[in-house]
RNA sequence: CACUUAUCCAGAGAGGUGGAGGGACUGGCCCUUUGACACCCAGCAACCGGCAUGUUUAUGUACGGUGCUAAUUCCAGCAAAGCUUAAGCUUUGAAAGAUGAGAC
Numbered sequence: 001c002a003c004u005u006a007u008c009c010a011g012a013g014a015g016g017u018g019g020a021g022g023g024a025c026u027g028g029c030c031c032u033u034u035g036a037c038a039c040c041c042a043g044c045a046a047c048c049g050g051c052a053u054g055u056u057u058a059u060g061u062a063c064g065g066u067g068c069u070a071a072u073u074c075c076a077g078c079a080a081a082g083c084u085u086a087a088g089c090u091u092u093g094a095a096a097g098a099u100g101a102g103a104c
Stems, first nucleotide, its partner, number of pairs: 003102006013041001015040003021031003025077004042069003047065003050061004073096001078093006
């Protein structure tokens, strides 16, 4: 890199460093010198391990390993169905992406 599987409409700082782009890609639409991205601290959460309770299958904790902290994965990007004179709108499922765990 590729594979399997679960989840992705909730949640999370007036902090410090620093200085220009960033939101995966494309098209939009946004964030950003009123300081974004990144790192540290802080926080959120509970995927895995631990611990405690419980006993056929769960609850809690937040000790550890991750992860995350603008906007639904920001929206759409392919297909089906429905509504609609049409433009278009809605729902569902894929595809793509992200994260955890496993296997290799």
Overview:
The RNA shown here (SAM riboswitch aptamer (S box leader)) has 104 nucleotides and comes from Halobacillus salinus. Model confidence (mean pLDDT): 84 of 100. Lineage of the source: Bacteria > Bacillati > Bacilli > Bacillaceae > Halobacillus. It was read from a public genome assembly, where an Rfam model found it.